[in-house]
Molecule: c-di-AMP riboswitch aptamer (ydaO/yuaA leader)
Organism: Streptomyces echinoruber
RNA sequence: CGUGCGCACGCGUCGAAUCCCGCAAGGGAACCGGGGACCCACACCCUGGGGUGAAUCGGGCGGACACCGCUGAGCCGGCACCUUGCCGGAACGGCUGGUUUACGCGCGUAGGAGACCUUCCCGCUCCGAACCCGUCAGCUAACCCGGUAGGCGAGACGGAAGGAAAGG
Numbered sequence: 001c002g003u004g005c006g007c008a009c010g011c012g013u014c015g016a017a018u019c020c021c022g023c024a025a026g027g028g029a030a031c032c033g034g035g036g037a038c039c040c041a042c043a044c045c046c047u048g049g050g051g052u053g054a055a056u057c058g059g060g061c062g063g064a065c066a067c068c069g070c071u072g073a074g075c076c077g078g079c080a081c082c083u084u085g086c087c088g089g090a091a092c093g094g095c096u097g098g099u100u101u102a103c104g105c106g107c108g109u110a111g112g113a114g115a116c117c118u119u120c121c122c123g124c125u126c127c128g129a130a131c132c133c134g135u136c137a138g139c140u141a142a143c144c145c146g147g148u149a150g151g152c153g154a155g156a157c158g159g160a161a162g163g164a165a166a167g168g
Base pairs, nucleotide, nucleotide: 011153012152013151014150018029019028020027021026030148031147032146033145034144035143040138048136049133050132051131052130057108058107060105061104062103066099067098068097069095070094071093072092075089076088077087078086079085111127112126113125114124116163117162118161119160120159121158
């Protein structure tokens, strides 16, 4: 000097997830979400339907179980029988055969985020998940019921216009 990890106090960021009172239990404000009339809207079923969230929608590759096809030696039943056989059924095995479902991988994409704020530039870098209700819910005044978590970052400095704030 650089890098990695941990702790503390800050700063900032995604998000509704903050603030105040109280010894505590808990309460209040604010923000957020759901349910819930008339009117309006919609149409039932098949394959249920719905909610939070930016997280939708495509097509590509693979694809357990399963189904189909071919094949192996036997078993059971029926028909025929000089010899040979034919049809059906159940179980087991093989296939570098086929169809895919769940699922996985990667490529795009509706949409979303990025350090004062808004807007513009397909400027750049990322995200494009996960969970919940349980057969039930369109909108919806009054009214009713809930949440206030968790995670992340080290130049934070892309440019332009307008504004704000701070400083002189």